Annotation: The prediction has a mean pLDDT of 78. This is a predicted complex of two RNAs, RNase P RNA and transfer RNA, with 469 nucleotides together. It holds a member of the Rfam family "Bacterial RNase P class A".

[in-house]
C1' cells in the first nucleotide's frame, strides 16, 4: 500500500433564549364541608427528569390478565449432532461432523431412506428385490471335402467398454478368464463385532465380512422431545345512554307433603327432594372428564354509546462499579442507583462556540446515517452512519 | 396497538415439484377497392432476495407492497 476477515466503542458536547409533557413542593382560585392545614379541579412559579441500537418487522420465547379448575387421550403445530446456559426459546457459548476459502475465518432445518407409501419429467437398454441398445466372448446353422477368416440369424455369457442422463449398482490397480466378474489380491471406502480416549456426539486402534439392495423426508411419514386458546383494543372498577324482536331446546324412575273423591285404596294434578343412559351452557378442533344451569351465563338480527374517566402503567428475570465460579455463554457475593408513561398522543426549534470528517495554502464552505417508545422483558431478523483493537493474504520499497 | 389474508401479462385469472393453460386489451400478418369480422403469428425478472431439490411460481425463511378483522 491493495484487497479480505473478526471483535469492541460511541450515536456529538457546553451555554443562552422560547417551549411541550408528565412528576415532586409551594402560592392563588373555584367545588365540597357546620368548619379546617385533609380531598378534587384549574392555573402560576421553582426544582430535577423527558427515545432507540435497532423503539422497525411482529419471526420466535416468556412474564402479566381471562377464558369458573386447566386433567387425560386424539387431531393439529413445532423443534431435531452432542453437553452446557437460562423464566424459556427455532437464542447464545463450547465441542463434534461435513462442506468452502490460499488464508485470517466462514456456513450448515445435521435423527430415520432393508417400519411402509409416494416421486425421479426428457433421454436412455435399464431410474431400483436390478438392467443387454451397441459393443466383447462363446456354441449352433447358413456352409459344401477339411481347415481359416468374414458375414448374417439364432442361443447363451458378460456390468470390463460406448452411449443416456443430475444420479448407472463400491473406485483404482494387479493377476485371472472364451469374454468379463470381488472370481482373487493390495490400497482406498463401507458393513458387523470388539478395545482404548471421551460426559457425549465422536476420534483412533484390532478382528471380520467380498461387500447387489441409489437419490429425495424444507414429499407423506416414522421416532424422540415440546405444545389449551386468546390477547393490555387482554382484563377491572365507576359512569351515561337506548328498543327491542326472532330461534333453539326436558324426558324416566323414586321419596316427603298438599289438592280432587264422605274416608282408605287404585288413579289424575301440583309443590319441594333425589337418582340416572334426559336436556341446555362452560372447558374457543374433537372425545372422555369436570362443572353450573334446568326457562337460562345460548344463538341470530336490530337498537344505545362520554371515540367518557380511572386503574392496568412502570421497581424491573432492572441498571452501574468490584470481587469470586467457570474456556465462555452464565451464575454468585458486595455496594451503590432509580433512569419517559404520553393517549389527536410530548421529548422540540434558534444561535454562538468547541469536537468529528471531507475539500481548500488559508480565510473558509460543505457534511453528520438510519430511524421515533405505546403492557413489560430475552432473543432473532431486517434498515443504517462513524471511530477503533487485532489477525490473514498478495504487492512495492529498505 | 394487535390478529389474519393476499401478490402470476395492460385488466381476469387456471397452474401447486418436470417446456406457464385460456379469455379480454395491444402489435403485426392473411383476406378486401377499403374497412369490419374471421383465421394465423407475437406479447410474462409468476412483486423482490436467499436456502433445499438434478430441477422451485409450487417447498422453506427473509424483505416489500397491499386487503381486512378486533375497543
Nucleotide at each position: 500500500g491493495c484487497a479480505g476477515c473478526c471483535g469492541g466503542c460511541g450515536a456529538g458536547g457546553u451555554g443562552a433564549u422560547c417551549g411541550c409533557u408528565g412528576g415532586u413542593a409551594u402560592g392563588c382560585u373555584g367545588c365540597g364541608u357546620c368548619a379546617u392545614u385533609u380531598g378534587c379541579a384549574g392555573c402560576a412559579u421553582a426544582c430535577g427528569a423527558g427515545a432507540g441500537g435497532a423503539a422497525a418487522g411482529u419471526c420466535c420465547g416468556g412474564g402479566c390478565u381471562c377464558c369458573a379448575c386447566a386433567g387425560g387421550g386424539c387431531a393439529g403445530g413445532g423443534u431435531g449432532c452432542c453437553g452446557g446456559c437460562u423464566a424459556a426459546c427455532g437464542g447464545c457459548c463450547g465441542g463434534u461432523c461435513g462442506g468452502g476459502g490460499u488464508g485470517a475465518c466462514c456456513c450448515g432445518a445435521a435423527g430415520g431412506a432393508c417400519a411402509g407409501u409416494g416421486c425421479c419429467a426428457c433421454a436412455g437398454a435399464a431410474a431400483a428385490a436390478a438392467a443387454a441398445c451397441c459393443g466383447c466372448c462363446g456354441u449352433u446353422g447358413c456352409a459344401g471335402a477339411g481347415g481359416a477368416g468374414c458375414g448374417c440369424a439364432a442361443c447363451g455369457g458378460u456390468a470390463a467398454g460406448g452411449g443416456u442422463g443430475a444420479a448407472a449398482a463400491g473406485g483404482u490397480g494387479c493377476g485371472g478368464u472364451a469374454a468379463g466378474a470381488g472370481c482373487g489380491c493390495a490400497c482406498c471406502g463401507g458393513g458387523u463385532c470388539u478395545c482404548u480416549g471421551g460426559u457425549a456426539a465422536c476420534a483412533g486402534g484390532g478382528a471380520u465380512c467380498g461387500c447387489a439392495u441409489g437419490g429425495c423426508a424444507a414429499a407423506c411419514c416414522c421416532c424422540a422431545c415440546c405444545u389449551g386458546g386468546a390477547g393490555c383494543a387482554a382484563g377491572a372498577c365507576c359512569g351515561a345512554g337506548c328498543a327491542g324482536g326472532a330461534g333453539g331446546c326436558u324426558u324416566g324412575c323414586u321419596g316427603u307433603c298438599c289438592c280432587c273423591c264422605u274416608c282408605c285404596a287404585a288413579g289424575g294434578g301440583g309443590a319441594c327432594g333425589g337418582c340416572a343412559c334426559c336436556g341446555g351452557g362452560g372447558u374457543g378442533g374433537c372425545c372422555c372428564g369436570c362443572u353450573c344451569c334446568g326457562c337460562a351465563u345460548c344463538u341470530c338480527c336490530g337498537g344505545g354509546u362520554a371515540u367518557g374517566g380511572u386503574c392496568g402503567c412502570u421497581c424491573g428475570a432492572g441498571c452501574c462499579a468490584c470481587a469470586c465460579g467457570g474456556c465462555a455463554a452464565c451464575g454468585u457475593g458486595u455496594g451503590g442507583c432509580c433512569u419517559a408513561g404520553a393517549u389527536g398522543a410530548a421529548u422540540g426549534a434558534u444561535c454562538a462556540c468547541c469536537a468529528c470528517c471531507g475539500c481548500g495554502c488559508a480565510a473558509g464552505c460543505g457534511g453528520a446515517a438510519c430511524a421515533g417508545a405505546a403492557c413489560c422483558c430475552g432473543g432473532c431478523u431486517u434498515a443504517g452512519c462513524g471511530c477503533u483493537g487485532g489477525c490473514u493474504g498478495c504487492u512495492g520499497c529498505g | 396497538g394487535g390478529c389474519g389474508c393476499c401478490g402470476u401479462a395492460g385488466c381476469c385469472a387456471a397452474g401447486c415439484g418436470g417446456u406457464a393453460a385460456g379469455g379480454c386489451a395491444g402489435a403485426g400478418g392473411u383476406c378486401u377497392g377499403c374497412a369490419a369480422a374471421a383465421c394465423c403469428u407475437c406479447c410474462a425478472u409468476c412483486a423482490c432476495c436467499g436456502g433445499u431439490u438434478c430441477g422451485a411460481a409450487u417447498c422453506c425463511g427473509g424483505u416489500c407492497g397491499g386487503c381486512g378483522c378486533c375497543u